[in-house]
Context: one part of a larger RNA
RNA sequence: UCCUUGCUAAGGAACUCGGCAAUCUAGCCCCGUACGUUUGCAAGAAGGGGUACUCCGAUGUAACAGUCGGAGUCGCAGUGAAAGGGCUGCUGGGACUGUUUAGCAAAAACACAGGUCCCUGCUUAACUCGUAAGAGGAUGUAUAGGGACUGAGACCUGCCCAAUGCCGGAAGGUUAAGGGUAGAGGUUAUUUCGCCGUAAGGCGAGAGAAGCUUUGAACCGAAGCCCCGGUGAAUGGCGGCCGUAACUAUAACGGUCCUAAGGUAGCGAAAUUCCUUGUCGGGUAAGUUCCGACCUGCACGAAUGGUGUAACGCUGGAACCGCUGUCUCAACGACUUA
Numbered sequence: 001u002c003c004u005u006g007c008u009a010a011g012g013a014a015c016u017c018g019g020c021a022a023u024c025u026a027g028c029c030c031c032g033u034a035c036g037u038u039u040g041c042a043a044g045a046a047g048g049g050g051u052a053c054u055c056c057g058a059u060g061u062a063a064c065a066g067u068c069g070g071a072g073u074c075g076c077a078g079u080g081a082a083a084g085g086g087c088u089g090c091u092g093g094g095a096c097u098g099u100u101u102a103g104c105a106a107a108a109a110c111a112c113a114g115g116u117c118c119c120u121g122c123u124u125a126a127c128u129c130g131u132a133a134g135a136g137g138a139u140g141u142a143u144a145g146g147g148a149c150u151g152a153g154a155c156c157u158g159c160c161c162a163a164u165g166c167c168g169g170a171a172g173g174u175u176a177a178g179g180g181u182a183g184a185g186g187u188u189a190u191u192u193c194g195c196c197g198u199a200a201g202g203c204g205a206g207a208g209a210a211g212c213u214u215u216g217a218a219c220c221g222a223a224g225c226c227c228c229g230g231u232g233a234a235u236g237g238c239g240g241c242c243g244u245a246a247c248u249a250u251a252a253c254g255g256u257c258c259u260a261a262g263g264u265a266g267c268g269a270a271a272u273u274c275c276u277u278g279u280c281g282g283g284u285a286a287g288u289u290c291c292g293a294c295c296u297g298c299a300c301g302a303a304u305g306g307u308g309u310a311a312c313g314c315u316g317g318a319a320c321c322g323c324u325g326u327c328u329c330a331a332c333g334a335c336u337u338a
Base pairs, nucleotide, nucleotide: 004334005333006332008330010328011327014326019323027051028050029049030048031047036041038152052073053072054071055070056069057068058067059066074078086321088319090317091316092315094312098110099109114150115149116148117147118146119145120144127136128135129134154307155306156305158238159237160236163235164234165231166230167229168228169227172226173225174224178220179219183215184214185213186212187211190207191206192205193204194203195202196201239257240256241255242254243253266300267297278294279293280292281291282290
């Protein structure tokens, strides 16, 4: 000097992102215990008192033990060591116990009970795995099974079906393979004409059946799409400008444009607020954080749930008391190592 550790005058968070760390507290018995509340809790709330030993009495026991009362003794200290809650009020988020990133994240993330919607009627359910056989679902049968979203309980869950999706509908339009052939082209038996040749015949040009072949318009032809309805705890969406009241300000009111409809209740500078340290109040000597309000919501809002909420937690923020070497500001020790 380092690691680990002990103690400390006065002060007591002035340290620091932050009381991180370390103190304080602590067992058992007795007294006592508020707000709130889902009446279970909160609660070991908080806050007090006692605690050793000796003798005596009472009670108790089969005898001990234990309990109560009295008298006395010792120490700074009697749960004498070790082990072993610091406390309180406010607030965000999540109801809770639980689960998670084996090896930087334990949380507000996941799950959860509860809620809602959709699918599924079973000789092969729906759905999932498998090429298939087959298996799971299930030796179950709609109070069952599968999927999606939300996330206890309380009070609630507004408007829009224009778009997208899904469900239903079938009159009309469009529409595939396929069916169906009118026709067209190629080839050509045959045949016409011209030329050459005595003739047989040859060459060239044209017409052209059947067959084969290349094609092929009408017409018939399903679902789907167009179309018509429904549907939001389906994907989603939920306006602008101008004027107006006898101070001013504001606008219950009016006008106008657009839209499928223009954000309801509740909440709101919020885990959401840019401007912003908004403004006011509280707490402090002093508070960009915190708590309570206001509403001008850049850009909250109702199961992508909204708002409140007792209880719970190695959860986030801020505060009070107690306590302390965290600090003012260090000092002195112990063990180990160099």
Predicted 3D model of a 338-nucleotide part of an RNA (large-subunit ribosomal RNA, domain IV) from a Candidatus Omnitrophota bacterium. It matches the Rfam family "Bacterial large subunit ribosomal RNA". The coordinates come from a structure-prediction model, not an experiment, and the mean pLDDT is 86.